[in-house]
RNA sequence: AGAGUUUGAUCCUGGCUCAGGAUGAACGCUAGCGGGAGGCUUAAUACAUGCAAGUCGAGGGAGAAAUUAAUCUUCGGAAUAAUGGACACCGGCGCACGGGUGAGUAACGCGUACACUACCUACCUCAUACUGGGGGAUAGCCUUUGGAAACGAAGAGUAAUACCCCAUAGUCCCGUAAGGGUAAAGUUCCGACGGUAUGAGAUGGGUGUGCGUCUGAUUAGUUAGUUGGUGAGGUAACGGCUCACCAAGACGACGAUCAGUAGGGGGCGUGAGAGCGUGAUCCCCCACACGGGUACUGAGACACGGACCCGACUCCUACGGGAGGCAGCAGUAAGGAAUAUUGGACAAUGGACGAAAGUCUGAUCCAGCCAUCCCGCGUGAAGGAUGACGGCCCUAUGGGUUGUAAACUUCUUUUGUUUGGGAAGAAACGCCUCGAUUUAUCGAGGUCUGACGGUACCAUUCGAAUAAGCACCGGCUAACUCCGUGCCAGCAGCCGCGGUAAUACGGAGGGUGCAAGCGUUAUCCGGAAUCACUGGGUUUAAAGGGUGCGUAGGUGGCGCUAUAAGUCUGAGGUGAAAGCUCGCAGCUUAACUGUGAAACUGCCUUGGAUACUGUAGUGCUUGAAUCACGUUGAGGUCAGCGGAAUGUGACAUGUAGCGGUGAAAUGCAUAGAUAUGUCAUAGAACACCAAUUGCGUAGGCAGCUGGCUAGGCGUGUAUUGACACUGAGGCACGAAAGCGUGGGUAGCGAACAGGAUUAGAUACCCUGGUAGUCCACGCCCUAAACGAUGCUAACUCGGUAUGUGCAUUUAUGUGCGUGCCUAAGGGAAACCAUUAAGUUAGCCACCUGGGGAGUACGUUCGCAAGAAUGAAACUCAAAGGAAUUGACGGGGGUCCGCACAAGCGGUGGAGCAUGUGGUUUAAUUCGAUGAUACGCGAGGAACCUUACCUAGGCUCUAAUGUGAUCGCAAUCUGGUGAAAGCCGGAGUUCCUUCGGGACGAGAAACAAGGUGCUGCAUGGUUGUCGUCAGCUCGUGCCGUGAGGUGUUGGCUUAAGUGCCGCAACGAGCGCAACCCCUAUUGUUAGUUGCCAGCGAGUAAUGUCGGGGACUCUAACAAGACUGCCGGCGUAAGCCGAGAGGAAGGUGGGGACGACGUCAAAUCAUCAUGGCCUUUAUGCCUAGGGCUACACACGUGCUACAAUGGAUGGUACAGAGGGUUGCCAACCCGCGAGGGGGAGCUAAUCUCAGAAAACCAUUCCCAGUUCGGAUCGGAGUCUGCAACUCGACUCCGUGAAGGUGGAAUCGCUAGUAAUCGCGCAUCAGCCAUGGCGCGGUGAAUACGUUCCCGGACCUUGUACACACCGCCCGUCAAACCAUGGAAGCCGGGGGUACCUGAAGAUGGUGACUCUACUGGGAGCUAUCUAAGGUAAAACUGGUAACUGGGGUUAAGUCGUAACAAGGUA
Repeated sequence: AGAGUUUGAUCCUGGCUCAGGAUGAACGCUAGCGGGAGGCUUAAUACAUGCAAGUCGAGGGAGAAAUUAAUCUUCGGAAUAAUGGACACCGGCGCACGGGUGAGUAACGCGUACACUACCUACCUCAUACUGGGGGAUAGCCUUUGGAAACGAAGAGUAAUACCCCAUAGUCCCGUAAGGGUAAAGUUCCGACGGUAUGAGAUGGGUGUGCGUCUGAUUAGUUAGUUGGUGAGGUAACGGCUCACCAAGACGACGAUCAGUAGGGGGCGUGAGAGCGUGAUCCCCCACACGGGUACUGAGACACGGACCCGACUCCUACGGGAGGCAGCAGUAAGGAAUAUUGGACAAUGGACGAAAGUCUGAUCCAGCCAUCCCGCGUGAAGGAUGACGGCCCUAUGGGUUGUAAACUUCUUUUGUUUGGGAAGAAACGCCUCGAUUUAUCGAGGUCUGACGGUACCAUUCGAAUAAGCACCGGCUAACUCCGUGCCAGCAGCCGCGGUAAUACGGAGGGUGCAAGCGUUAUCCGGAAUCACUGGGUUUAAAGGGUGCGUAGGUGGCGCUAUAAGUCUGAGGUGAAAGCUCGCAGCUUAACUGUGAAACUGCCUUGGAUACUGUAGUGCUUGAAUCACGUUGAGGUCAGCGGAAUGUGACAUGUAGCGGUGAAAUGCAUAGAUAUGUCAUAGAACACCAAUUGCGUAGGCAGCUGGCUAGGCGUGUAUUGACACUGAGGCACGAAAGCGUGGGUAGCGAACAGGAUUAGAUACCCUGGUAGUCCACGCCCUAAACGAUGCUAACUCGGUAUGUGCAUUUAUGUGCGUGCCUAAGGGAAACCAUUAAGUUAGCCACCUGGGGAGUACGUUCGCAAGAAUGAAACUCAAAGGAAUUGACGGGGGUCCGCACAAGCGGUGGAGCAUGUGGUUUAAUUCGAUGAUACGCGAGGAACCUUACCUAGGCUCUAAUGUGAUCGCAAUCUGGUGAAAGCCGGAGUUCCUUCGGGACGAGAAACAAGGUGCUGCAUGGUUGUCGUCAGCUCGUGCCGUGAGGUGUUGGCUUAAGUGCCGCAACGAGCGCAACCCCUAUUGUUAGUUGCCAGCGAGUAAUGUCGGGGACUCUAACAAGACUGCCGGCGUAAGCCGAGAGGAAGGUGGGGACGACGUCAAAUCAUCAUGGCCUUUAUGCCUAGGGCUACACACGUGCUACAAUGGAUGGUACAGAGGGUUGCCAACCCGCGAGGGGGAGCUAAUCUCAGAAAACCAUUCCCAGUUCGGAUCGGAGUCUGCAACUCGACUCCGUGAAGGUGGAAUCGCUAGUAAUCGCGCAUCAGCCAUGGCGCGGUGAAUACGUUCCCGGACCUUGUACACACCGCCCGUCAAACCAUGGAAGCCGGGGGUACCUGAAGAUGGUGACUCUACUGGGAGCUAUCUAAGGUAAAACUGGUAACUGGGGUUAAGUCGUAACAAGGUA
């Protein structure tokens, strides 16, 4: 000191969360020792038991037990004397301290500083004076007596330092004085200790005042002894403290009163500080002592362990009556997450009493329990590698890690154990001795005294011996792998993990952190500048009041004088101690403790200074206002006037429609509409001018004229002289809608009605239409009342436009307004920028995460509607601003594509073929599923294939494969069986180039196998966008950044193809080209191809000799590049029936597919991680199935006919295949085919007849001489085998179908259409499929509005899984908190009245007292705690029912918002 979290990414705003420290803590796991601290935070709940305040015999009387002495004795004891001094009693002092607690208290309670001329103070100190005489009681004790007890009652009699009287009175009190008044106590060893009065001191208290001291205004008014005065009473003392009378005051927005909460401070925690939180332990103050009240005694109390009374509770009781108060120390119960022993000692310190010894002291000092905290120590140290065993991990014959860790060797002994020694804290007092000095007193020495404790500490013995856990390991945050689990179980502080490869769950190994502790929870501060004084903001993120006037308040121009309140400075007092900080010191160190310093930032007093502020006075003119003269405008208000338009009425002309819409309909109209003309009438609004204009504080203001009225601005050598700015409350104004009363109502037009639209349409559109809109008066008081920007003043570059003044040299200058652009500066950016959102000053208002909510309750205002003020519970981790890149839009622009259009031919209807879905089945194996699956994997399922089903078998070195070697096992054959297989018999194989090979067997060894799952773990391959023109990089520049620029712009291209421009300059992958085929020519070559010329030959044929001319074959080369010409253009390029050329503008075709997208397809081509299976999910075999069939879809074939069918005749290809093969001639069969055998390993032979075309004949528009499905019969071929389930042939049969709905597909030239041929696979074939080949050979394209897809630029966005997006509300369900509510149940406070204990005060006092100007009992008046009654207010709980709100993977209905979101 920061970090995580909103986004695809970015910057900002903003909340939430974390890392730190702390605690009187608690809980979980764990635990060796010591030191120092701390320990009921809850029930101020209730308490059993013990202890916590006594002491003094040197004040008094009396005097038990016990002891001693002598006497008596029935030996039990008794009495006497002495010592002794108990339990009690009178009296003195103490009990008001010490100890506990924090309920109450918001207060002079506390803190701080003052004051008391308004006070008290026992014991202590000092000073002065005195201490004389007398008296009567009373307790104890004794006797009697009441009561259960507690406790009494009566009688007799007694003492005192108890009580009373007299005397005395300097100081004392009253009084001006004179004068008057008030005391005492003794004991005694004669030393002294006391007593009384007064004064002083000290100590402790009492009282008053200034300042400070929590929250709420949804608490705004409070107060009758209240505020003051006079007099009296009372008190230690002032005072309404109390009373009588008089006056009417006193407090309050600087927060009274009320309500809630709370003991205050020194301090403590945290923090850099300022602060914030807190008030345990220790210290000071206060308050309280079961709840409440009251006084007595006393120096001191309204009294914790005293009294009286009321009340509640508990206990005892003989029922009559009594007793009690742990918030003292222990302890108990209860409450609670939670807090200790019914311990020891007065040895020390302190206290009470005492002359003292001493007694008492749960104060205190110690010990016990508790890791509650702080501090310290230890659990060993050194060496030790073949890096052991084991564990864990891996790429696994091996390596890594645990790990120098262990073992082992050597060493040490803190702690522990054994044995022994053993403190300091202790010095006084007392006692003894000595000394000083006058006894007194002081000093020195000795002696006595230790709970803790045989503790600390020291020495010694033994021996690594007795001693390590907890949390964490996805990021924040240090630390990683394996296994298990499979959105399950679980984790989680925030973000978030888990749906089969989880570093996030659980376990393990390893690691990290801290360590006798470690984690968790709770709370506080910090981080949080996230309430901002230090130190924040308000255009758009939360936040400027709708606007003005103005009160209080705050702030205030230029001089001079005075003062010294603020301010600054010096000095003094105070600011307790402890604590904090620093130095030093003591415990072995530290914690802890001691000591000294500093600090205590404050308050008070006083001396001084006078710049600034204040205050008082006196001036000034620049702020402000006034005056004069001009000027300006839709400023306001009242009245009058005007025309256009619209509606309505009347009349006229006139006839069938009008009106309205996307299209319609409702509506109006033959009873005459709409339209047109004339006249009349009504209300509202004011076209053009008009503007980016003007005026006004804002709302707002617009025809013209006038009256009244307010303002702004300019000019001026005028006047006043700071009169100013802002402005909480307050007052006024305040669009539209709305409300009240009365008018008015043309048009428009909520509600409403009808018509449409629609799935619906309570809407958008249409036809009507009421309130309203208008006027007058009165309310309402809100708006996106916006510049989303408060008012005032000052300062800070420029450019340009405009409104209105003034001056003017007509160029301009100078004011006040209104706009745009721009610099510095500011801002998160967008943007603002002299009209600031810049730089400053003053004042006001407002904000502090989103939702709940501008809601609820309360209050104020309002006729109401409602407005103003304005929360909480609960819930989320975001909500939000600006900008970026994409994607998308029923946004825009530009462009392309058989995308549309223009055409040609199809599909969709029929039959069949084939694929798919579905269904069926024992199985119908599996995969492919919008485009981008469906004649797809499959380029060929009868067996095999085959993966599926049924059945029979085989199985761990086993099936199967490789395999040295062998030829015995090959081969033939019998039984069984469906076969595989099993059980037997015979048997010594075949070819050969003689090397060997085929086939079979086969030791050892090696590999198991799986078409089981996961294509969402993968490689490879493939489809698609798309052969679309895009996709990026380096450097530079711009931006805080994401990112941009380049790649955009203009022109051009098939093309990011190129040219020009440009903060860009270059480059890469794509495009194009390079490659292949094809179109032309040349050169070379000439067999199996070719044959012009020459020759030979045949019925005929390049058949033969020959030839290379031609065709062709196949190698090389040429050719095309906008190269030439013209036009246009800067260029790139485009245009041209241009030239030339076989070919012309990439000539045609192919191969070739950028960055990427679709978790696209494939684990069944193959490969492969992981998982699963092992007498089976592997392998062998037979049969079946993949070919099923109410149905639906895709792709095709054949057709529906005459551009045709049939018959006959006659032509012309290319590219391929062929030895397990193609198969000629010839023969047989109607034919499929059979026989036959020549040739051919192929430019030689063969498949092989090309077909459409052409010529001729026939058919004559029909379900036909079209069409051929289906079925019957007979055959052929392949093959172990054609039943399920092959193809083909012949004869017969002759179905649907007459050109196909909505919709939809292909194609732009050698293309579509049409015609046949070949090949792969293959024994054969379900091929009408696929891949090739050639023959014949069109039509059309105006064009880019629209549909689809794509490219670029731009725009909007609440989308980013990216529109198949996002998202709203009702209803239904569950849960949660909350408002209202008839009522019900409480609580505290106040008021009024009644009653009223103890007590106080007053009166009286016949009774009583030895005390007599007297006191008391009693009686009585007033006040009073508590109680009762009553009405209201406040505040809680609960409640039938009810309201909305929030939350919740997959409910319902719609689609309101985000794009022009489809009605902005």